[in-house]
Context: one part of a larger RNA
RNA sequence: GAAUGAACGUUGGCGGCGUGGAUUAGGCAUGCAAGUCGUGCGGAAAGGCCCCGCAAGGGGUGCUCGAGCGGCGUAAGGGAGAGUAAUGCGUGGAUACCUACCCUAGGGUCUGGGAUAGCUGCGGGAAACUGCAAUUAAUACCAGAUGAUGUCUCCGGACCAAAGGUGUGAUUCCGCCCCUGGAGGGGUCCACGUCCUAUCAGCUUGUUGGCGAGGUAAUGGCUCACCAAGGCUAUGACGGGUACGGGGUGUGAGAGCAUGUUCCCGCUCACUGGGACUGAGACACUGCCCAGACACCUACGGGUGGCUGCAGUCGAGAAUCUUCGGCAAUGGGCGCAAGCCUGACCGAGCGACGCCGCGUGCGGGAUGGAGGCCUUCGGGUUGUAAACUGCUGUCAGUGGGGAGGAAUGGCGUGAGGGUAAUCUCUCACGUUUGACCUAUCCGCAGAGGAAGGGUGGGCUAAGCUCGUGCCAGCAGCCGCGGUAAGACGAGCCACCCAAACGUUAUUC
Repeated sequence: GAAUGAACGUUGGCGGCGUGGAUUAGGCAUGCAAGUCGUGCGGAAAGGCCCCGCAAGGGGUGCUCGAGCGGCGUAAGGGAGAGUAAUGCGUGGAUACCUACCCUAGGGUCUGGGAUAGCUGCGGGAAACUGCAAUUAAUACCAGAUGAUGUCUCCGGACCAAAGGUGUGAUUCCGCCCCUGGAGGGGUCCACGUCCUAUCAGCUUGUUGGCGAGGUAAUGGCUCACCAAGGCUAUGACGGGUACGGGGUGUGAGAGCAUGUUCCCGCUCACUGGGACUGAGACACUGCCCAGACACCUACGGGUGGCUGCAGUCGAGAAUCUUCGGCAAUGGGCGCAAGCCUGACCGAGCGACGCCGCGUGCGGGAUGGAGGCCUUCGGGUUGUAAACUGCUGUCAGUGGGGAGGAAUGGCGUGAGGGUAAUCUCUCACGUUUGACCUAUCCGCAGAGGAAGGGUGGGCUAAGCUCGUGCCAGCAGCCGCGGUAAGACGAGCCACCCAAACGUUAUUC
């Protein structure tokens, strides 16, 4: 000099873009953060509509829909960096593998069956929840048929599937099953690179290899039986310490050194430890089971919970924000769609935390007011600075106009295609959709609302007076202070930066 996720002191006008729990991976009140589908199913708790009834109420409908069965999603998105020195990451290869949704080529979608939630009745329990009986549906479950381009194969053969729904007079549309190729995603393996320590020198028995078997989607001591006795190591094994890795970031002429915050990619974790289930995918943040610690409820029998999601709270700390608005946009889940959900996201709020931009006015104005300071008492300086006078109107304030972030989708009309027409698709026009803002323009008034911080011995730009008297104090280094201190404290003046200026910490 440059830099920072900074903090502290003094000061503080506006805006844009960023950025903000680095410490206790400490504990958490409260609300929200993952639902959706009635075009899968039986249905009807609530609202609407219709009917009966004076009313209470009853029945219907299925616009709509609580709970339930079922499907898809919940493995993504979001958070954190505890662990991990290699089961990781980075770069380059490899294959013994899997892949829901999507695209693509081919074929199929036949015949039956038995249950069970819900509902109803009777109970148990303080609650959480739960038992028995009767009864019912499906795109839930099961059996049979069919079957190759599929799987296995001794090449003869053997084996394996499905589900329907909506709408119409009908074609349609959405699905389901088997299979081919793909896309995107993932699993596994190899080579090289990847911090400090030798005051860690030897380490290893499923250890190293083989044959066989099991297991897996798949290779493999991954696991097991048997056999052999190997394998690694001074090019640092084994141990200890520290640490998520990379793209990048800071600095530097570069080489390098330091670093990994925000953003992106990968990995790992989800109160602590262990385990599997379901599923295309997990050994699963807001799933399940067991154990533990902690906390809460209890009728003492027993139960419940997991903010390293968004806000917020306590604690610890030098230190880090709102219990905000909206799904308008982008994206995601479900749905034929309308749509619903979305603390992802988009926005607003707070903090000079950073970078950048703008303003706090511009002319004229004295041999120079007053006041302050200094003085050789003549004057000098503050200083054109002020007053006074003439203008301007940025920003803020106030009042109006106003592009854009909006494309879709819905509704209506018209035209065209499949059709004679309702139905559906495409196109055009009109209408409708903004949480948050707002570029920019016009008007209004009036200099009005807007400057401080550090420093002045040398390094280092900028000095005089008074006070103090090795005291009080300063200080980055050299060093100042013991009676004339340009170095302490104050005043005036000056210098440097400026909505900031200094200090501390850390990196180059």
Overview:
Small-subunit ribosomal RNA, 5' domain from an uncultured bacterium, 508 nucleotides, folded computationally. The coordinates come from a structure-prediction model, not an experiment, and the mean pLDDT is 86. The full RNA is in RNAcentral, with records from ENA, Greengenes and SILVA.